[in-house]
Context: one part of a larger RNA
RNA sequence: UUGCUGUUAAAAAGCUCGUAGUUGAAGCUCCGGCGCCUGUGCGCCUGUCCGGAAGGGCCCUCGAUACUGUAGAAGGUUUCGGAGGUCUGCACGGACUUUUACUGUGAACAAAUUAAAGUGCUUAAAGCAGGCGUUUGCCUGAAUACUCUAGCAUGGAAUAAUGGAAGAGGACUUUGCCCAUUUUAUUGGUUCUUGGGCGGAGUAAUGGUUAACAGGAACAGUCGGGGGCAUCCGUAUUUGAUAGUCAGAGGUGAAAUUCUUAGAUUUAUCAAAGACGAACUAAAGCGAAAGCAUUUGCCAAGGAUGUUUUCAUUAAUCAAGAACGAAAGUUAGGGGGUCAAAGACGAUUAGAUACCGUCGUAGUCCUAACUAUAAACUAUACCGACUAGGGAUCGGCGGGGAAGCCCCCCGUCGGCACCUAAUGAGAAAUCAAAGUCUUUGGGUUCAGGGGGGAGUAUGGUCGCAAGGCUGAAACUU
Repeated sequence: UUGCUGUUAAAAAGCUCGUAGUUGAAGCUCCGGCGCCUGUGCGCCUGUCCGGAAGGGCCCUCGAUACUGUAGAAGGUUUCGGAGGUCUGCACGGACUUUUACUGUGAACAAAUUAAAGUGCUUAAAGCAGGCGUUUGCCUGAAUACUCUAGCAUGGAAUAAUGGAAGAGGACUUUGCCCAUUUUAUUGGUUCUUGGGCGGAGUAAUGGUUAACAGGAACAGUCGGGGGCAUCCGUAUUUGAUAGUCAGAGGUGAAAUUCUUAGAUUUAUCAAAGACGAACUAAAGCGAAAGCAUUUGCCAAGGAUGUUUUCAUUAAUCAAGAACGAAAGUUAGGGGGUCAAAGACGAUUAGAUACCGUCGUAGUCCUAACUAUAAACUAUACCGACUAGGGAUCGGCGGGGAAGCCCCCCGUCGGCACCUAAUGAGAAAUCAAAGUCUUUGGGUUCAGGGGGGAGUAUGGUCGCAAGGCUGAAACUU
């Protein structure tokens, strides 16, 4: 690994980017040749080409040899040697070869163990023994299998990589010129061969795979509480000013703390400040997430759609690393209306260091920098494929109706969601994914292994700090 689990039981990093790693669309050689011959089949191939020693087969020729033959010859047969031609000849030399993974076979590779054959240790676990005679002996065993990976030899050529011709320095055929090594016993010369270089001509279907319901890019009209900067508006709140009135006002379960004839509360008209952006506001939109809502302008960005545009594998997921990251918190400035940790007081109460009330500092807001965590939740990783019906809704496009805009219908891509019952899954709740899982393998990353001790101690590292990341054990149950 085969072969676990990760919504709620332990466990998907907050989110995105990203290197190494891992994985990666389809297509491109389909008929193989030869021999023996009909069995319903068998055998061979040791990379290709050129040259080729020793040796071997065949043919031809010359000489010798033994036999036969003859009066002697000619001729015939056998053996041996030499020259030539041809076929062969993996000793050897030269030129050239896509490279691996994978897989079949073989060689090689300790024993014991394991599996397993033989064998009446009396059986067995074992052991490697033993069995049979006519008794001076004879006959046997001590098998076999498995033995990862790496290495060697050889067959296969599916699958998966890799290479080739795009600035043609491309292939093949033929040809011209230049240079040079080695071998031909030696020296000199020409030529051939061989190697290198520079050309000419010719041959060819001359040479660029598709255009992925993969991806990138360009373009078009859009869309959106996406982002940044500036600008503008709104009521409320608090404070202040001016004016009116007069005895209470606040607040609560009930009260009190508190304010008030120096006029509180309330009413009217103004002003200033700092926050916030109601109703419209939705199971609606946008954004990687955190998150995002007054108007207008500017700036760059983005998704989806459309496209008989373009590139052509550029892709997916990701250790290391990086950006962003609510609230609280920290530092330095600014600003401080509201609310409000801490604190003070009034109540309640057995007590109240709380809930309720009156005050109130840090903070809440802005700028510049840190911090990097949340029930950062869909408690559900990302990419790809398939499996089912429905009606809404948002954005684009097309068609039809309608008739300038709006609206309605149909279709089609892409979203946020929902309803129904499962052919499916699940411990169930429930789930179109949490399905396509003992009928177990699409690709990739991360995490978990009973409860506590403990996200503690210690070490490392980051941080101004608070703390973050990494992260045990003893012991206990």

Predicted 3D model of a 477-nucleotide part of an RNA (small-subunit ribosomal RNA, central domain) from a metagenome. It matches the Rfam family "Eukaryotic small subunit ribosomal RNA". A reference for the family is Yusupov et al. (2001), "Crystal structure of the ribosome at 5.5 A resolution", Science. Its mean pLDDT, the model's own confidence on a scale to 100, is 80. RNAcentral holds the full RNA, with entries from SILVA.